[in-house]
Context: one part of a larger RNA
RNA sequence: UGACGGGGGCCCGCACAAGCGGUGGAGCAUGUGGUUUAAUUCGACGCUACGCGAAGAACCUUACCAGGGCUUGACAUCCUCUGACCGUCAUGGAAACAUGGCUUUUCCUUCGGGAACAGAGAGACAGGUGGUGCAUGGUUGUCGUCAGCUCGUGUCGUGAGAUGUUGGGUUAAGUCCCGCAACGAGCGCAACCCUUACGGUUAGUUGCCAGCGGUAAACCGGGCACUCUAGCUGAACUGCCGUUGACAAAACGGAGGAAGGUGGGGAUGACGUCAAAUCAUCAUGCCCUUUAUGUCCUGGGCUACACACGUGCUACAAUGGCCGGUACAAAGGGAAGCAAACCCGCGAGGAGGAGCAAAUCCCAAAAAGCCGGUCUCAGUUCGGAUUGCAGGCUGCAACCCGCCUGCAUGAAGUCGGAAUCGCUAGUAAUCGCAGGUCAGCAUACUGCGGUGAAUACGUUCCCGGGCCUUGCACU
Numbered sequence: 001u002g003a004c005g006g007g008g009g010c011c012c013g014c015a016c017a018a019g020c021g022g023u024g025g026a027g028c029a030u031g032u033g034g035u036u037u038a039a040u041u042c043g044a045c046g047c048u049a050c051g052c053g054a055a056g057a058a059c060c061u062u063a064c065c066a067g068g069g070c071u072u073g074a075c076a077u078c079c080u081c082u083g084a085c086c087g088u089c090a091u092g093g094a095a096a097c098a099u100g101g102c103u104u105u106u107c108c109u110u111c112g113g114g115a116a117c118a119g120a121g122a123g124a125c126a127g128g129u130g131g132u133g134c135a136u137g138g139u140u141g142u143c144g145u146c147a148g149c150u151c152g153u154g155u156c157g158u159g160a161g162a163u164g165u166u167g168g169g170u171u172a173a174g175u176c177c178c179g180c181a182a183c184g185a186g187c188g189c190a191a192c193c194c195u196u197a198c199g200g201u202u203a204g205u206u207g208c209c210a211g212c213g214g215u216a217a218a219c220c221g222g223g224c225a226c227u228c229u230a231g232c233u234g235a236a237c238u239g240c241c242g243u244u245g246a247c248a249a250a251a252c253g254g255a256g257g258a259a260g261g262u263g264g265g266g267a268u269g270a271c272g273u274c275a276a277a278u279c280a281u282c283a284u285g286c287c288c289u290u291u292a293u294g295u296c297c298u299g300g301g302c303u304a305c306a307c308a309c310g311u312g313c314u315a316c317a318a319u320g321g322c323c324g325g326u327a328c329a330a331a332g333g334g335a336a337g338c339a340a341a342c343c344c345g346c347g348a349g350g351a352g353g354a355g356c357a358a359a360u361c362c363c364a365a366a367a368a369g370c371c372g373g374u375c376u377c378a379g380u381u382c383g384g385a386u387u388g389c390a391g392g393c394u395g396c397a398a399c400c401c402g403c404c405u406g407c408a409u410g411a412a413g414u415c416g417g418a419a420u421c422g423c424u425a426g427u428a429a430u431c432g433c434a435g436g437u438c439a440g441c442a443u444a445c446u447g448c449g450g451u452g453a454a455u456a457c458g459u460u461c462c463c464g465g466g467c468c469u470u471g472c473a474c475u
Base pairs, nucleotide, nucleotide: 002474004471005470007469008468009467010466011465012464013463015459016458019423020422021421022420023419026314027313028312029311030310031309032308033307034305035304042053043052064300065299066298067297068296069295070294073125077124078123079121080120081119082118083117087102088101089100090099091098092097106115107114108113127289128288130287131286132285136283137282138278139277140276141274143272148187149186150185151184152183153182154163155162156161167178168177169176193266194265195264196263198234199233200232201231202230203229204228207224208223209222212221213220214219237260240254241253242252243251244250316416320375321374322373323372324371325370326369332363333362334361337356338355343350344349382413387408388407389406390405391404392403393402429451430450431449432448433447434446435445
C1' cells in the first nucleotide's frame, strides 16, 4: 500500500421488511448427476453449470458404437501419362462400392499447345470435433451500469509511498458546490444514438371516410378534414414562483404542461478480479496420429432407467368446467413461399386454386372479455397421465425414435414439510398472437400486444456493494 475482522461510522441495491404470485408435494416435458450399455459423442459444475453450447439428434446432422470398404486419400497445390466428363442399364451387395454393357466426344488456339473436368501413377503432402483454455489470439461470463480506476507537473517522505481522490454539504453518479499544497488532465458517470409519450409541418397510396352522389359492401365516383404512415421540426432546461440552505450546490412544494426534475425502455460495461469459460465456432504454438486418432457407407446410439437434483408445462376447480352467440390488438412472416372463396370429411386433413415479391393478397380464428344456458362441491361435466383401436401429414424411410385427429380408456392430484425464487407499475399476475430454427417436430427461446393489481412503516437484522476510519500474527 492492500486484503481481512462474528471492529466502528456514513450510504445504496426487490438485500431485508410490507405485499402479490410461485418452486419444494402430483402427472408430464426438458437438462444434469448416477447407473446401464457395443456406444449411450463432447463440453459447461456455487453465485457466474444443469429448457446451457443445441435458433429445433428418425437418415443427414454426428463428433460415439458394430460391421463392410478406401489409402496421395472426402478436400488443396505441384509433376507425368491417358481421356471429355456426366449420365444410364445389368449383375453382386445392407449401402459404400466392384465388374460389365450402352451412350457421349467440352472450350480456346498462332495447330506447337493451353484451360476446365475426369481416370491412373509417383511423392512432396493432405487430413485429425486427437491432447494441452495451466503455452495462446479472438470471443464471452461475473463482480456491475457498481462509481470507481489512473496520469502529468508540483509539494511532503531516506524509502515503499502519500497528496490530488481526504474534509463540510449534495447527487443516481469522483454529480455538482464550498474548503484545502495542490493545480490540471485522461478512462469511466452524464449527454450525444435508437425507441416510446404530445404538437406543428410536408406528403396522400396500397392507408383513411366528415360532408356529397350511387351502392349489398369505403365497393365506386369524390375528398386528404380525421385516423394512420414516415421525413423534417418543436417541446423539458430545476427554465418560472415560493420555502429551506452557507449569498453555493441542491432539496421540498407549486404553477403551467402531453410529459417534471435522469419522463419510461433500450443500446452503451472504466482500470481490473476469478491461471473463470471456450483448442468442439474460428485462428494458432507445441505434442501425438499417418493402410489410421484420416475418410466413405449401412445399421445402431446420442431417445437406455432402480434412483437423485435443476428449470418448466398442466392441474387439483364454481373468480371455475362445458355449450351456443358476439366484440376489440400489436408485432411479424410469405415465391422450391403464404394461400382465400367454394366443395368433401365429425376431425386432423384432402380437393381447389383467386390473389399476393405484399400499408393492396394470404397466414389470421386473436384469447382472456361480454351475453345466454347448463353443471352444484363430487375425485365430479374437475384433472388429463396412461393404454387400445381407427385415421391424417411430412419425408427415400416414422420399428427403435416424429407431430396431429377421432372413438374408447380416465392414473396421480383436494393447494404441497424443512426450505426457497421472482416482482416496485402498465410492473407482478393472467390471456392469447407471431417469429427464428425447420421437410416434419416447441410446454423451450426471442418478440408482440389484451386485461391489469397489492405493498414499501422503515434500515435493527440476512446477502451483495461503495466511501472514511481503526486493529492486525497476512501481503
Small-subunit ribosomal RNA, 3' major domain from an uncultured Bacillota bacterium, 475 nucleotides, folded computationally. The RNAcentral record of the full RNA draws on ENA and SILVA. Rfam family: Bacterial small subunit ribosomal RNA.